[in-house]
Context: one part of a larger RNA
RNA sequence: UCCGGUUAAGGGAACUCGGCAUAUUAGCCCCGUGCCUUCGGCAUAAGGGGUCCCUAUUUUCGUACUCGUAUGGGUGCGUUUGUAGGGCGCAGUGACUCGGGAGGUCCGACUGUUUAACAAAAACGUAACCAACUGCUAGCCUGGAAAGGUGCGUAUAGUUGGUGACGUCUGCCCAGUGUCAGUACCUAAAACUCCUUUUCAAGGGAGCUAAGGGCUGGUAAACGGCGGGAGUAACUAUAACUCUCUUAAGGUAGCGAAAUGCCUUGCCGUUUGAUUGACGGCCUGCAUGAAUGGCGCAACGAGAUCUCCACUGUCCCUAACCGGAACCCUCCGAAUAUUCUGUACUGGUGCACAGGCCAGUGACGCCCAGUGGGAAGCGAAGACCCCGUGAAACUUUACUGUAGCCUGUUGCUGUGACGUGGAUCGCGUUGUAUAGCGUAGGUAGGAGUCGUUCCAGGCACGGACGCCAGUUCGUGUUUAGACACCAAUGUAACACUACCCUCCGUGGUUUACGCCACUCACCGUGAGAACGGGACACCAGCAGGUGGACAGUUUGGCUGGGGUGGCACGCCGUUGAAACAAUAUCAAUGGCGCCCAAAGGUCGGCUCAACCCGGUCAGAAAUCGGGUGUAGAGUGCAAGGGCAUAAGCCGGCCUAACUGGGAUUCAAACGUGACGAUUCUCAGUAGCGAAAGCUCGGCCUAGCGAUCCAUUAGUGCUCCUUGUUGGGGCCUAGUGUUGACCGAAAAGUUACUCCGGGGAUAACAGAGUUGUCGCGCCCGAGAGCUCCUAUCGACGGCGCGGCUUGCUACAUCGAUGUCGGCUCUUCCUAUCCUGGCCGUGCAGAAGCGGCCAAGGGUGGGGGUGUUCACCCAUUAAAAGGGAUCGUGAGCUGGGUUCAGUACGCUGUGAGGCAGUAUGUUUGAUAUCUACUGGGCGUGUUACAUGUCUGAGGGGAAGGAUCGCUUAGUACGAGAGGAACGGCGAAUCGACGCCUCUGGUCGACGGGUUAUCCGGCAGGGUAUGCCCGGCAGCUACGCGUUACGGGGAUAAGCGCUGAAAGCAUCUAAGCGCGAAGCCCUCCUCGAAAAGAGACAUGAGGACUCCCGCACAAGACGGGGUUGAUGGGACAGGGGUGUACGCACCAAGCUUCGGCGAGGUGUUCAGCCCGCUGUUACCAAUCGUC
Repeated sequence: UCCGGUUAAGGGAACUCGGCAUAUUAGCCCCGUGCCUUCGGCAUAAGGGGUCCCUAUUUUCGUACUCGUAUGGGUGCGUUUGUAGGGCGCAGUGACUCGGGAGGUCCGACUGUUUAACAAAAACGUAACCAACUGCUAGCCUGGAAAGGUGCGUAUAGUUGGUGACGUCUGCCCAGUGUCAGUACCUAAAACUCCUUUUCAAGGGAGCUAAGGGCUGGUAAACGGCGGGAGUAACUAUAACUCUCUUAAGGUAGCGAAAUGCCUUGCCGUUUGAUUGACGGCCUGCAUGAAUGGCGCAACGAGAUCUCCACUGUCCCUAACCGGAACCCUCCGAAUAUUCUGUACUGGUGCACAGGCCAGUGACGCCCAGUGGGAAGCGAAGACCCCGUGAAACUUUACUGUAGCCUGUUGCUGUGACGUGGAUCGCGUUGUAUAGCGUAGGUAGGAGUCGUUCCAGGCACGGACGCCAGUUCGUGUUUAGACACCAAUGUAACACUACCCUCCGUGGUUUACGCCACUCACCGUGAGAACGGGACACCAGCAGGUGGACAGUUUGGCUGGGGUGGCACGCCGUUGAAACAAUAUCAAUGGCGCCCAAAGGUCGGCUCAACCCGGUCAGAAAUCGGGUGUAGAGUGCAAGGGCAUAAGCCGGCCUAACUGGGAUUCAAACGUGACGAUUCUCAGUAGCGAAAGCUCGGCCUAGCGAUCCAUUAGUGCUCCUUGUUGGGGCCUAGUGUUGACCGAAAAGUUACUCCGGGGAUAACAGAGUUGUCGCGCCCGAGAGCUCCUAUCGACGGCGCGGCUUGCUACAUCGAUGUCGGCUCUUCCUAUCCUGGCCGUGCAGAAGCGGCCAAGGGUGGGGGUGUUCACCCAUUAAAAGGGAUCGUGAGCUGGGUUCAGUACGCUGUGAGGCAGUAUGUUUGAUAUCUACUGGGCGUGUUACAUGUCUGAGGGGAAGGAUCGCUUAGUACGAGAGGAACGGCGAAUCGACGCCUCUGGUCGACGGGUUAUCCGGCAGGGUAUGCCCGGCAGCUACGCGUUACGGGGAUAAGCGCUGAAAGCAUCUAAGCGCGAAGCCCUCCUCGAAAAGAGACAUGAGGACUCCCGCACAAGACGGGGUUGAUGGGACAGGGGUGUACGCACCAAGCUUCGGCGAGGUGUUCAGCCCGCUGUUACCAAUCGUC
């Protein structure tokens, strides 16, 4: 010193994030018990009293024996209740056992469950409520299938999801997403049908069509959502009211600075001396809100939070003791760690925090015990951050797929009827432009046809069509004619016949669909017989839909870290760019992703803008004439360069904006590509021009794009094939795009994370810088009645510091532990107090400003994790900073910053939030150095012992206050009101001590419980409990510090005194002057290498007995010539009156005795680390 315990005066939470930990309480009996309440509870509420021993008596129950009177009595042994009397102690559940209590709030109803090994909770669960699926060959689950579970259960059942007792409620929205239902129509695959490619086939097209989608509705206890702006009331304020925009609907009831409120420590009240807390209100709800449940709520909770009472070593402020370690001796004897070296400190330097370098200083060698400042100590290739064309897990409306599910079709797969549709065959029917008597389908034939009971025409009724004129059919009735030709009209002329078109109807065949029925495949039940279902289902193939249930992957780059933002990612102009060229930044300033058939080519002509003069309407400005006019215009588009011989403006004729080849420049330092763009040239063909000549688009510099694939063109090439044809490949020239622009087909989360790396790159700290920050100085507008500078000081200017915050990214990512507090030390001064001065708008007192000065001091509390800030009461004052924002191998762990969970917000989601809340493992035996102490040795020139000197070191050993006096004096009109000096007190600090007071005191004495040694006495155990306590050690106690003085100075005040005939404290000279500096004082200190001086002269060490000393060493004493230790005795002290005996004692008694206890013997007994006396015992014998 640690671990585990015990005890503490006075105070009593002042400690601290927080009463953490401790202490208190405690069993049983009796009394008594508030609010609230779901009437059960709360409740052992709270708060009181009793509790032991002896004696007598009483009650309950049991049992043995006994009595001739037996539902009874007696004698015992137990058990149990009450009462009374007596008695002892500090204390009677005497030890052990054994709730601290009360009140407010949040959350969760409750008992329960959970992260084995950092989270026990508010999380999970729960009864209860709601919704969904499911009629049994069910639904859900497992499985590849067979099969199995739920269940041999059957909707009061099973499964799934949400909410979470109970009470009271649960508002509005169906636009989005989902889900359910419907669906004339649209869309929609294969099969199928048809067409097509001369046939066949692959292929292509069309049709038909299921689920699905579109579309129409329902559904929120489905996922979810639930506004804004103005105006208005007779004070003001506010707005019941009004207007307006807008939505699917605009948040209702309730609650509300909340586990949710940023601002925020909101405002008010209560609580406190003081409250970032708590509680109650308010409502301005960043961002409450109704089964993602809202609001209440008794009981419950190792949950979170606040307060009060009790209690305490949590604290003021520590102390003592006990046990175990540590320490010493003997024996045994690891692990970890270990580049080298090993004497440091300060300053500097250095990749910017060095034991090792430089400088200075210090330092003789070694050992032991400690402390933890340093070794950017050890431990773990940093978990934060970034990077990787790393990984994994999770999510989803990422990409691509897959199970599953839904649906169609084919097969397994058979029979019949009905209905509807298609095709085909047959029959019937329909056909209105205008004109025309009229409803004229087309063509051809055609001059007659039909009818008279096989009923023409008319009439009535009915059906169909309809252009509303009529046409046609059927039935009834009537009874003999009705049409055509001709004429008219018209493109066409009608009767009748044939063929054909169109609309519709009908019959046959065939096919598809729908519906109904059958039984034989197939399925179910059954032992079977049979029954039920039935061509469906199951199963299989093909096809469409759906499909994070599952799988594989992707999820860009640049970047003053990354993310967010941006594009600095392809191009062009200018500046930067430093006069060749080239040249970076998330440098500055602007553009491009086109346009034009003329805005192109050529030939010819013309001259612009602006201004002046003149001129009808006509003006400053219209068109016209004249003049000046180097470009002040124009040039399709940014800027620069260019352009009047024009590249600008106008006109004529044209298409060179053409074809093929070669070369050049940029891209791109060298070497070497693509695309794109530029320039030159050869050849061809053209245009314009008389010609020279010009023209390969545009005055120039931007206006753009690989492979694959698809596609276009060519009297191209080639292969296969064909009767013609068709197909593949190649060549040449085009078209379709990748803007992340030399071009993957691609979304997120990770705090559950992982790996590889990085100080190439962030967060802490350092370094550099210092905008910001802090502190000065200059100037002096102004104010201060007047007056810049007693005091304050604008606008500006110049610095210093390296505390704030930034910037940089230099050191550290094979790790330098991160905020605050506690503890402890030292330094700075820009001084808060104390000391000395100066000025004052200084009368005194109290102030204000400044100079010197760092010796000492700078405190206690409230809320908050806080630093900070605020507040309370004191104070001389409650100064500011540094030391890796000093200090985690020193502590704490409240905050921040892992894993759990909740709220608000956000996201479809996984998740996220410098938002909130709750919870949450802090390693280690010290090698070196450093420091605090303790020893051994060497040196100091023979050695030892003793006494000194004092170089040097350390100290604050003192600091400040108050009262009285001076003195109610100086001063002042008064009110007020000093000082020098003197005296005293107490406070903080320091040193020492234990007489007193207090604490402790497992030396000791006594009391007492349970139990054992079966009595007594005397003891053991419960590391019993309680009362007291010497020595020792201690503070809360006591003493000293507590008269101070000298020297040299600072600011300042002076003397003399020039430079400068004056003045001047200064230049020479001299003097005062501070808590500060150096002494005086205390202490260490001959290892002070310059290693000292003096005295004495023979010893010292081990061994032995010891302690006023002590971890080991050391130190001190003693050793028979002895009181060193032990013992004995005496004194003194502690406790408190022993055992034994005698007597007394409430009562009882068989009269023998029993009896807690008391009195006497007895200030007894027991004990003592103290003092003294005494050799009884041990200090022997010896060694170097």

This is a predicted structure of a 1184-nucleotide part of an RNA (large-subunit ribosomal RNA, half B) from Candidatus Woesearchaeota archaeon UBA153. The organism belongs to Candidatus Woesearchaeota, within Archaea. Rfam family: Archaeal large subunit ribosomal RNA. The sequence was found in a public genome assembly. The coordinates come from a structure-prediction model, not an experiment, and the mean pLDDT is 82.